Molecule: transfer RNA
Organism: bacterium
RNA sequence: UCCCCAUUGGUCUAGGUGGCUAGGAUAUUCGGCUUUCACCCGGAAGGCCCGGGUUCGAGUCCCGGAUGGGGAG
Numbered sequence: 001u002c003c004c005c006a007u008u009g010g011u012c013u014a015g016g017u018g019g020c021u022a023g024g025a026u027a028u029u030c031g032g033c034u035u036u037c038a039c040c041c042g043g044a045a046g047g048c049c050c051g052g053g054u055u056c057g058a059g060u061c062c063c064g065g066a067u068g069g070g071g072a073g
Base pairs, nucleotide, nucleotide: 001072002071003070004069005068006067007066010026011025012024013023019056028044029043030042031041032040049065050064051063052062053061
């Protein structure tokens, strides 16, 4: 320098051909249960790496960049 892959709440992760009001687990928190704690049950807050483009509509498609991993010279 070039090529490939990955990036989604605090953490882990789903999202086949665009319709997402983004799902699950765990953690946190509130309530219930319990003599109390834990377990269990119910609720809540919390996320698409960044910037453009295409489209009526982008987590998804296109371009550029960032970070991490792998490869070539």